[in-house]
RNA sequence: GCCCUUGUAGCUCAGUUGGCAGAGCAUAUCCAUGGUAAGGAUAAGGUCAUCAGUUCGAUUCUGAUCGAGGGCU
Numbered sequence: 001g002c003c004c005u006u007g008u009a010g011c012u013c014a015g016u017u018g019g020c021a022g023a024g025c026a027u028a029u030c031c032a033u034g035g036u037a038a039g040g041a042u043a044a045g046g047u048c049a050u051c052a053g054u055u056c057g058a059u060u061c062u063g064a065u066c067g068a069g070g071g072c073u
Stems, first nucleotide, its partner, number of pairs: 001072007010025004019056001027043005049065005
């Protein structure tokens, strides 16, 4: 220098032939217990890396940039 993969909640990751953004763990509150752990319920937590394009509508499609991983030379 070229190519490929990847970027989504605090962490690990799903997701969608383009139409309300989710799970597990963690956190908070409550239930339950004589008390704790385990268990149950509820809640909070998101500029879907950034910018632009296409579209009535983009996390999803396209392009560029940035970050991470890998391959070739």

Predicted 3D model of a 73-nucleotide RNA (transfer RNA) from a Spirochaetia bacterium. It matches the Rfam family "tRNA". It is annotated as a transfer RNA. Lineage of the source: Bacteria > Pseudomonadati > Spirochaetota > Spirochaetia. RNAcentral holds the sequence, with entries from ENA, GtRNAdb and Rfam.